[in-house]
RNA sequence: UUCCGACAAGGGCGAACCCGCGGCGACGCGGCGGCGCAAAGUCACGGGUCAGCGGAGCUGACGGCCGGGCUGCCGAA
Numbered sequence: 001u002u003c004c005g006a007c008a009a010g011g012g013c014g015a016a017c018c019c020g021c022g023g024c025g026a027c028g029c030g031g032c033g034g035c036g037c038a039a040a041g042u043c044a045c046g047g048g049u050c051a052g053c054g055g056a057g058c059u060g061a062c063g064g065c066c067g068g069g070c071u072g073c074c075g076a077a
Base pairs, nucleotide, nucleotide: 004075005074012037013036018031019030020029021028022027035064041070042069043068045067046066047065048062049061050060051059052058053057
C1' cells in the first nucleotide's frame, strides 16, 4: 500500500413517526427522534422503483434498491 472487518479504540451518520418550510408531486431542508449502517461519505454513469405531464415519450425524484466510479477513520485475525 492492497485485500479484509474485531465483543478493539476514538468517533461518525441518523430510519420511521411527528412538527415547520419549499415543491403540482415523488421528494428535499430544518427540528425532534433513533431503525439501523464499516463508507448510511460522494457521484444520477447503468439497471430499477417512484412522481408530473402525457400519444410516443419527455421532465424530475430516490445514493439507506442494486451495480459501478471517486474519496475516507482504525488496524486484531
The RNA shown here (c-di-GMP-I riboswitch aptamer) has 77 nucleotides and comes from a Candidatus Rokuibacteriota bacterium. Rfam family: c-di-GMP-I riboswitch aptamer. Rfam describes the family as follows. GEMM was predicted in a large-scale screen for bacterial structured RNA regulatory elements. The coordinates come from a structure-prediction model, not an experiment, and the mean pLDDT is 89. It was read from a public genome assembly, where an Rfam model found it.